[in-house]
RNA sequence: CCAUAGCGAUCGCCGAGUCCCUCCAGCGGAGGGAACGGGGGAACCACCGGUAGGGGUGUAUUGCGCUCGCGCGCAUAGGCGACUUCGACGCCGAACCCGUCAGCUAACCCCGUAGGCAUUCGAAGAGAGCCGAC
Numbered sequence: 001c002c003a004u005a006g007c008g009a010u011c012g013c014c015g016a017g018u019c020c021c022u023c024c025a026g027c028g029g030a031g032g033g034a035a036c037g038g039g040g041g042a043a044c045c046a047c048c049g050g051u052a053g054g055g056g057u058g059u060a061u062u063g064c065g066c067u068c069g070c071g072c073g074c075a076u077a078g079g080c081g082a083c084u085u086c087g088a089c090g091c092c093g094a095a096c097c098c099g100u101c102a103g104c105u106a107a108c109c110c111c112g113u114a115g116g117c118a119u120u121c122g123a124a125g126a127g128a129g130c131c132g133a134c
Base pairs, nucleotide, nucleotide: 012117013116014115018034019033020032021031022030023029024028035113036112037111038110039109040108045103053101054098055097056096057095062075063074064073065072066071078092079091080090081089083125084124085123086122087121088120
C1' cells in the first nucleotide's frame, strides 16, 4: 500500500411494518391514538361459476427440458440496487395464509406495525441535511 474476514458507529437498503400517549409498577406487562398497509362488505355494473375446488398477502407469474418422485436447470411477466430520467452493469423472480367461502362495492366491520440486510457506476436535473467559522 492492497485484498479478505469480524466487530462497532454514522449515513442508509428491501419491506406497510413508524411515531406519540396513558395505566400497572419495574426494566416488564396491559391498553389508546395518529400514520401507513391489508381483508370483508350494498345499489348500479360485471360474471355463468361451483371438489379437477376456490380465494388472499406479495415483484415473485408463466413456459420449456430433466427426474419414479422430492426436486433441478434454462428462460420469462414482474421487481430491486439512497430523489427523478437516460445508459451500462449486477441481483431477485420466494414464501406463507384462509378453509368449501368471498367480483366490484358507499355506509359499516375486522386485521397488521414484522423480519432480514450493508447500499454499483456515469451523465443531466432537483432537493435536503450535517460540520466549522462569524

Background:
A computed fold for a 134-nucleotide RNA from a Dehalococcoidia bacterium, annotated as c-di-AMP riboswitch aptamer (ydaO/yuaA leader). The sequence was found by an Rfam model in a public genome assembly. The organism belongs to Dehalococcoidia, within Bacteria. The coordinates come from a structure-prediction model, not an experiment, and the mean pLDDT is 79.